[in-house]
């Protein structure tokens, strides 16, 4: 320096559930509150799941379209804190 990642040291984030409060919606913020991360910090470039709206189908769930939503759904990209084996 890499890979790795402790029942190490110091801090960090904060899932369901609950209120309020924005969004048609999927989801979002605040605040309570930990399931749980070592990148659970950031980024929609890839994929996937959802979502409203429009189109096509013809039975109602599938398909397209162009928009969004997830970074705590996996890749990728960047950035970065500690060092036991």
């Nucleotide at each position: 320096c890499a890979c790795c990642g402790a029942u190490a040291a110091g801090g960090g984030c904060a899932a369901a559930g609950c209120g309020c409060c924005g969004g048609u919606g999927a989801c979002g913020g605040c605040g309570u509150g930990a399931c749980g991360c070592a990148a659970a910090g950031c980024u929609u470039c890839c994929g996937g799941u959802c979502c409203a709206c429009g189109c096509g189908u013809u039975u109602c769930g599938c398909g397209c379209g162009g928009g969004g939503a997830u970074a705590g759904c996996g890749g990728g990209g960047u950035u970065g804190c500690c060092g036991a084996a």